[in-house]
Molecule: c-di-GMP-I-GGC riboswitch aptamer
Organism: Chloroflexota bacterium
């Protein structure tokens, strides 16, 4: 460089519940664990979803890309 263990360290956290923000999709905290080697970051393609809808937004834990990054068993 690849690969990804019934490994070790550590770290995230679904649904659900509870407060706050938002018209809503949804976001932030706190609990909680379904999972999850990128479930770190970037809305660039797609893609899905919203709305005070012709144009502005929301989803990375949809799937591609990109940029960073723990650990080492077997190939």
């Nucleotide at each position: 460089a690849g690969c990804g263990a019934c490994a070790a360290a550590g770290g995230c956290a679904a649904a659900c519940c509870c407060g706050c923000c938002g018209u809503g999709a949804g976001g932030c905290a706190g609990g909680g664990a379904c999972g999850c080697a990128a479930a770190a970051c970037c809305a660039c393609a797609g893609g899905g979803c919203u709305c005070a809808u012709u144009g502005a937004g929301c989803c990375g834990g949809c799937c591609g890309g990109g940029u960073u990054g723990c650990c080492g068993a077997a190939u």